[in-house]
Molecule: SAM riboswitch aptamer (S box leader)
Organism: Candidatus Melainabacteria bacterium RIFCSPHIGHO2_02_FULL_34_12
RNA sequence: GGCUUAUCCAGAGUAGCAGAGGGACUGGCCCAACGAAGCUACAGCAACCUGAACCGCAGAGAUAAAACAGAGAUACAAAAGAAGUUUAUAUUUCAGUGGUUGCAACGGUGCUAAUUCCAGAUAGAUGAGCG
Repeated sequence: GGCUUAUCCAGAGUAGCAGAGGGACUGGCCCAACGAAGCUACAGCAACCUGAACCGCAGAGAUAAAACAGAGAUACAAAAGAAGUUUAUAUUUCAGUGGUUGCAACGGUGCUAAUUCCAGAUAGAUGAGCG
């Protein structure tokens, strides 16, 4: 850089270095020597990934129960009853997956002028997944 998908009217900044641009693009309108971009430090916002709790879905295992089954023992028979098989059963363990939340914020990102600043477009930004 490409594909898929969610979000983009909420929120959050100071200091140091630096020294003229910046708000993606086009047109506007703005920000900027009372210091732009960029870099560094610390702080903060948010909750996409993550964690927690709860609910569901589908799966594997263990134990029990029930049904089937019927080894061996006893003089014989019965009762009893081992292995094994099964299950719209019960309990439990393990990972998987979907959803919900006045939950958390150690970790991975992101963000901290103006509604993505406004309008436009087959536009842009960020997250997650894929290749």